Notes
Predicted 3D model of a 71-nucleotide RNA (transfer RNA) from Blastococcus fimeti. RNAcentral holds the sequence, with entries from ENA. Rfam family: tRNA.

């Protein structure tokens, strides 16, 4: 060139049609003389763009980033 897999919170992961979840880390709280632990309470995310659908993070096209296989 061609195919194929990936792309969600400051990291790391889970959800593949109907309220976007965790742990870490960040911020307040509480406790301690004070810090750290601990327990609590909070912030914060669906790669873009277009399509399908009553409704898309989620399916489907194209593009971009990374990985990967053939050539």
């Nucleotide at each position: 060139g061609u195919c194929u897999g990936u792309a969600u919170a400051g990291u790391u992961a889970a959800g593949g049609g109907g309220u976007u979840u965790a742990a870490c880390a960040c911020g307040g709280g509480u406790c301690u003389u004070g810090u750290a632990a601990a327990c609590c309470c909070g912030c914060g995310a669906c790669c873009g763009u277009g399509g399908u659908u009553c409704a898309a993070a989620u399916c489907c096209a194209c593009g971009u980033g990374c990985a990967g296989a053939c050539a």